[in-house]
Overview: Predicted 3D model of a 1179-nucleotide part of an RNA (large-subunit ribosomal RNA, half B) from a Candidatus Pacearchaeota archaeon.
Context: one part of a larger RNA
């Protein structure tokens, strides 16, 4: 120094992010007294005041015990004794009486959560959870939730006033629109929609396909928001602006109500205003276009409550101004016991190199060797294969409208699975009925048959019952007796009667589904009893729904990575350095087609423009004539190319063919697909008289693997055939992968691991220096006049390496990152102080420049701030570097982990260079460096005493008042200098006589304990001497020499003129001296002086002291200790005697306390004087 304690004058938070630190202060108990707000309980021990010991008396009360009375026999009375509570009176000691111990600081505004409670065991104690209360859902028990594979269990020995799951969170007042989206509930149909079934096709079978029919669920319509969420924008207007109550328009599901808003939420931003303060990025109160308030994803308020955050005040204090002092512990020393991490070395500095920050490289320089105590500059020190960042075809968790799968649900069918009615519907069969345009006597289903049917009873008629197209028709019963049909004639058709076959439609009757009712024997419950029932439940199967669970994916390039592009396929130009080739998130531009003519051939022609002529006619219509190398075209980009064509225009035509080779771009110098292009050969075309040209376009761009489907007058092949028909194979033509040689794929991580990377960010470095910071030319303007007293635009040149930027050189098996403390040394482009020169310089005050880096350049507010801003001082309150010097020196408030809120932004997990709280800063120092202290060696004997080469220092810096002098100067106003004197402030140095502080020597009072005396972390209180100390005292030059800028003599080059060249003299807080330290290890290793001995060990010490060293003594002795004496310190000891409120049994009584003896007594780290110890004796 440290841990841990005491104490501090005078200030009293100036300290600090913050009064951090119970550091001080308060404090028990009695009485007084008590605000404001209140949910009327509280708040409240509010605050805020008085009082507290001992003594002697005495008064009431409670308890107890002894003795003696009484009586009703277990009460009661009196008398004494003990303890306990409440008073009251005098007395009386002390700085102080809850005297120690113990034992709330208090108060005001805000914000947040109601409260008491819970919570990250080991960094978050909260504003987070919980909570009573409110408030939606689900659930009548064989139920809802939940655990299990089940079996079987929790809630329950419970039953809606009940249990289960959200939300919200005491109360008080309130809780507003939206149902468009997502979701939940319900509702409906000629929607869509499986699988088994059913019909139908295919020759059976199997298999396919086709229809028909089909639940959930979807679509559709409702409906709920204390469901998940959501709650706009433009323009005009009021007689001064201003503002907009009001209209107009877009557009929405709806367009934020009522509060409350610069907020735990507002970017901008320290918003404006007001308050508190000297001074407020802060608090409080208000204002309101609120980036991005807002109503149970609760709004606004609110007593009380709180180790919550935030800001005032009292009070109080070493937090600070400024520190100092005492204690213990530890440290150091001796002597024992004894890890560890680490370990290449024989480890100077400065500059410079260099992987751009070296102990070690090169250059210079320092340096005898060694040991201890320390500080903590370096060793890019040690500890961790770096937690940020980037990558990995790495991993885990989480999320979800990623993908892809599973539980669990829902839901047809089918098995367990059975009786019987009933209704309905489908079909089938049976026995009836019915068919009406119009014309026609009329109600004509078709087709055939047919001339007869009828007394075995027709036309009629009454009743009745069905049915109707309202005209009739059919049935049955009575009556009743003979007609009907054909013939004609209406018409598509002709009727009497007979068959059959269609549409509709009734009975019956079997089949099959539905749907509903009972049943009872599976099955289920059930202690018995019973109650359910072919359902359920269970088992298969179908669809749906499904982050409830799983496994997974979630490109790539990239001046780091995300945004961003798209430089990922292709194609023309430059780049591209005259062969090819050649990069960049280069630079200019295009493609992902079009075209049946814009192809093929062949023929004829000549394009833009331009002069000139010429009806309407114009600058431009179309016509004629002449110029016209291409200034046009050529489908589309650009490069090349093209004129009896490759352009234009007509004419015939499809070669935009078929099979095979080859060569080549694609892919230079290996390889390598699709694709394209060129060349041949061979077929059969087009076109041209022909030669000839013609496998698409002037030419270079316009594209796609396998695997799967689907086609195809394609070809091979299998199997059965009479022949199909089907299966494989190949080719072709379509579908596409544009991350274009082709996975099928979304997020979050700050709760996070791994591995790798300085192949790649952030911090510091290094290069750059656009920017930034300064300076310099030039000289427009301004300065009354004048560019340069001052001002300095527009260009232009350059210097720093403090800014932001680039850049990725180092560094990711780790160089701690902003402030601020602390503390060191450096530049100067000087704020002050000195020295100078111009002035738009009388004087004062500036202005602007030139030398100067010696010294100074501070307090405070608020905010984490560096910076800025203020306040009120000062000569001045200059800038800057040194890994944004300084975290193996401090703090940790800010950034930047884990918990939490708020806004916004996301469907969510989550995220925000947005906000707000809260949140572990590790070590025993080995070299080195530094700052002391000591040993040996050298120096050629020992001591002693100097020099002083060098080195260190700021040893001093500033300012104020006076006299000079109300002088110079000035018209006045104002107003000074050199020189001298005093003080002050601010370093330095060294003391303690004063003051003031400590003072665990000492002294005294006192409290609980105890019989008494010690003791009880100095128990507490008052004081103190030496010593240390600051807040006390004391010092702390002049001057000389060489110089800056500047100023001069005298003086030439240049007959002048010039401070210069030669000479000469001045000039500054700056340089050297002086002054104060340290120096002979100053290798050149110094000098004088004395001497033959000195020096150490050992003892007793302290003018010294970590150990070591110093210094002083050792009997020829006062060195230390004891002793005595003085001087200091407390403050009057003990005894005794005496006083003493009272009381009393009147005594040899109790009794705090007084006063004498007494500047008493007790003490002493100090001084004197004293050999009583000990310092012998020795080496």
């Nucleotide at each position: 120094a440290c841990g841990a304690g005491u104490u501090a004058a005078g200030g009293g938070a100036a300290u600090u992010c913050g009064g951090c630190a119970u550091a001080a202060a308060u404090a028990g108990u009695c009485c007084c007294g008590u605000a404001u707000c209140u949910u009327c309980g509280g708040u409240a021990g509010a605050a805020g005041g008085g009082a507290u010991g001992u003594c002697u008396a005495u008064u009431c009360u409670u308890u107890u015990c002894u003795a003696u009375g009484a009586u009703u026999c277990a009460u009661u009375a009196u008398a004494g004794g003990g303890g306990g509570g409440a008073g009251u009176a005098g007395a009386u000691c002390g700085c102080a009486g809850u005297a120690a111990c113990a034992a709330g600081g208090a108060u005001g505004g805000c914000a947040c959560g109601a409260c008491u409670g819970u919570u990250u065991a080991c960094c978050a104690a909260a504003a987070a959870c919980a909570u009573a209360g409110c408030u939606a859902a689900g659930c009548g028990c064989a139920g809802u939730u939940c655990c299990g594979a089940a079996a079987g269990g929790a809630c329950a020995c419970g039953u809606a006033u009940g249990c289960u799951u959200g939300g919200u969170g005491a109360a008080g007042u309130c809780u507003g629109c939206c149902c468009a989206g997502u979701g939940g509930u319900g509702g409906u149909g000629u929607c869509u929609a499986a699988a088994u079934g059913c019909c139908u096709a295919u020759u059976c079978c199997a298999a396919u396909a086709g229809g028909u029919g089909g639940a959930a669920a979807g679509c559709c319509c409702a409906u709920c928001a204390a469901a998940c969420g959501g709650c706009g924008g433009g323009c005009c207007u009021a007689a001064c602006u201003a503002u907009g109550a009001g209209g107009c328009u877009c557009u929405u599901a709806a367009g934020g109500u009522a509060g409350c808003g610069u907020a735990a939420u507002g970017c901008c931003u320290u918003g404006u205003c007001g308050u508190c303060u000297g001074a407020a990025u802060g608090g409080c109160g208000a204002c309101g276009u609120g980036c991005a308030u807002g109503a149970a994803u609760g709004g606004c308020u609110u007593a009380a409550c709180g180790a919550u955050g935030u800001u005032g005040u009292c009070a109080c204090u070493g937090u600070c101004c400024c520190u100092a002092a005492c204690u213990c512990g530890g440290u150091g020393c001796u002597u024992c016991u004894g890890a560890a991490a680490u370990c290449u070395c024989u480890c100077a500095c400065c500059g410079g190199u260099g992987a751009a920050c070296a102990g070690g490289c090169c250059g210079g320089u320092a340096u005898c060797g060694c040991c201890a105590a320390g500080u903590g500059g370096g060793a890019a020190g040690c500890g961790a294969a770096g937690a940020c960042c980037u990558u990995g075809u790495a991993a885990a968790c989480c999320u979800u409208u990623a993908c892809u799968a599973c539980a669990a649900c829902c839901u047809g069918c089918c098995g367990u699975u059975g009786u019987g009615a009933a209704u309905u519907u489908a079909u089938u069969a049976u026995a009836g009925a019915u068919g009406c345009u119009u014309a026609g006597a009329g109600u004509a289903a078709g087709u055939g048959g047919g001339a007869g049917c009828g007394u075995c009873g027709a036309u009629g008629u009454u009743u009745a019952a069905g049915u109707u197209u309202c005209g009739g028709c059919u049935u049955a019963a009575a009556u009743g007796g003979a007609g009907c049909a054909a013939a004609a004639g209406u018409g598509u058709a002709a009727c009497a009667c007979c068959a059959c076959u269609c549409a509709u439609u009734u009975u019956u009757a079997g089949u099959a589904a539905a749907u509903c009712c009972a049943c009872u024997a599976a099955c289920c419950u059930u202690u018995u009893u019973u109650g359910g029932a072919a359902c359920a439940g269970c088992g298969g199967u179908u669809g749906g729904c499904g982050g409830g669970u799983a496994g997974u994916u979630u490109g790539g390039c990239u001046g780091g990575g995300g945004c961003g592009g798209c430089a990922c396929c292709c194609c023309g130009c430059a780049g591209a350095a005259a062969a090819u080739g050649u990069a960049u998130c280069u630079g200019u531009g295009g493609g992902g087609c079009c075209c049946a003519a814009a192809g093929a051939c062949a023929a004829a022609c000549u394009c833009a423009u331009c002069u000139a002529g010429g009806u309407c006619g114009g600058a431009a219509a179309u016509c004629u004539a002449g110029a016209g190398u291409a200034g046009a075209g050529u489908g589309u980009a650009a490069a090349g190319g093209c004129a009896a064509a490759a352009g234009u225009u007509u004419g015939u035509c499809u070669g935009a063919c078929u099979g095979c080779u080859u060569u080549u771009u694609g892919a230079c110098a290996a390889g390598c697909a699709a694709a394209g292009a060129a060349a041949g050969c061979a077929g059969g075309a087009g076109u041209g008289a022909a030669a000839g040209c013609u496998g698409g376009g002037c030419u270079u761009a316009a594209c796609g693997a396998a695997c799967u489907u689907a086609c195809u007058a394609u070809g091979a092949u299998u199997u059965u055939u009479a022949a199909u028909g089907g299966g494989u194979c190949a080719a072709g033509u379509a579908a596409a992968u544009g991350u274009c040689a082709g996975a099928a794929a979304a997020g979050g991580u700050a709760c996070u691991u791994c591995a790798a990377g300085g192949a790649u960010a952030a911090c510091a470095g290094g290069c750059u220096u656009g920017u930034c910071g300064c300076c310099c030319c030039u000289g427009a303007u301004a300065g009354u006049u004048c560019a340069c007293a001052u001002u300095g635009a527009c260009g232009g040149g350059g210097c720093g390496g403090u800014u932001u930027g680039g850049u990725a050189c180092a560094u990711c098996g780790c160089u701690g990152u902003c402030g601020g403390c602390u503390u060191u040394u450096c530049c100067u482009a000087u704020c002050c102080u000195g020295g100078a020169u111009g002035u738009g310089c009388a004087u004062a005050a500036g202005c602007a420049u030139c030398c100067a880096a010696g010294g100074g350049u501070g307090u405070c507010g608020g905010a984490g701030u560096u910076c800025a801003c203020g306040c009120a001082u000062u000569a001045a309150a200059a800038g800057g570097g040194a890994u944004c010097g300084u975290u193996a020196g401090c703090u940790g408030g800010g950034u930047u982990a884990a918990g939490a809120a708020c806004g916004u932004c996301g469907u969510g997990a989550g995220a925000c260079a947005g906000u707000u709280u809260g949140u572990a800063u590790g070590a025993u120092a080995u070299c080195u460096a530094c700052u002391u202290g000591g040993c040996g060696u050298g120096u050629u004997g020992u001591u002693g005493u100097u020099u002083g080469a060098g080195u260190g220092g700021a040893a001093g810096g500033a300012u104020c008042u006076u006299c000079u002098a109300g002088u110079a100067c000035g018209a006045g106003a104002g107003g000074a200098a050199c020189g001298g004197a005093g003080a002050u402030u601010c370093g330095g140095u060294g003391c303690c006589u004063c003051u003031g502080g400590u003072c665990u020597a000492c002294c005294a009072g006192u409290u609980g304990u105890u019989a008494u005396g010690a003791g009880c972390a100095g128990g507490c209180u008052g004081g103190g001497c030496a010593g240390c100390u600051a807040c006390g005292c004391a010092c702390u030059a002049a001057u000389c020499g060489a110089u800056a800028a500047g100023c001069g003599c005298u003086g030439a080059a240049a007959g002048c003129a010039u401070c210069u060249a030669a000479g000469c003299a001045c000039g500054a807080a700056g340089c050297g001296a002086g002054c104060c330290g340290c120096a002979a290890a100053a290798c050149g290793a110094a000098a004088c002086a004395a001497c033959u001995a000195a020096g150490g060990c050992c003892g007793c010490a302290g003018u010294a002291a970590a150990a070591g060293a110093c210094u002083g003594c050792g009997u020829u002795g006062a060195u230390a200790g004891a002793g005595u004496u003085g001087a200091u310190g407390u403050g009057u000891a003990a005894g005794u005697a005496u006083u003493g409120a009272g009381c009393u049994u009147u005594u040899u009584g109790c009794g705090a306390u007084u006063u004498a003896u007494u500047c008493a007594g007790c003490a002493u780290g100090c001084a004197a004087c004293u050999a009583c110890u000990a310092a012998u004796a020795g080496c």

The full RNA is in RNAcentral, with records from ENA. The coordinates come from a structure-prediction model, not an experiment, and the mean pLDDT is 81. Its Rfam family is "Archaeal large subunit ribosomal RNA". The family is grouped with related families in Rfam's "LSU clan". Gene Ontology terms of the family: structural constituent of ribosome and ribosome.